A computed fold for an 88-nucleotide RNA from Isachenkonia alkalipeptolytica, annotated as c-di-GMP-I riboswitch aptamer. The RNAcentral record of the sequence draws on Rfam. The source organism's lineage runs through Bacteria, Bacillati, Clostridia, Eubacteriales and Isachenkonia. Rfam family: c-di-GMP-I riboswitch aptamer. About the family: GEMM was predicted in a large-scale screen for bacterial structured RNA regulatory elements. Gene Ontology term of the family: cyclic-di-GMP binding.
RNA sequence: UUGUCAAAGGCAAACCCGCCGAAAGACGGGGACGCAAAGUUUAGAGUCUACCGUGUAUUUACUACACUAUGACUGUCUGGCUGCCAUG
Numbered sequence: 001u002u003g004u005c006a007a008a009g010g011c012a013a014a015c016c017c018g019c020c021g022a023a024a025g026a027c028g029g030g031g032a033c034g035c036a037a038a039g040u041u042u043a044g045a046g047u048c049u050a051c052c053g054u055g056u057a058u059u060u061a062c063u064a065c066a067c068u069a070u071g072a073c074u075g076u077c078u079g080g081c082u083g084c085c086a087u088g
Base pairs, nucleotide, nucleotide: 002086003085010035011034015030016029017028018027020025033075039081040080041079043078044077045076046073047072048071053067054066055065056064057063058061
């Protein structure tokens, strides 16, 4: 540098169960669709959610709608740091 083959290992989507949360989603167990960084970092972009808050409407309430990240996602992309095996 590269990931066609080999070996040793690693991670674990959907879904199910439990559990936390307003939600998005997280965590634990089962389970494997995939992954050569599906290790790590929320730095940039993007996406999701809207308890609270703000606004509007009807008019008064446990209402509806809109906006909002301070909540999340790195298995969406880019960047930083580190790394197994093989290979040049």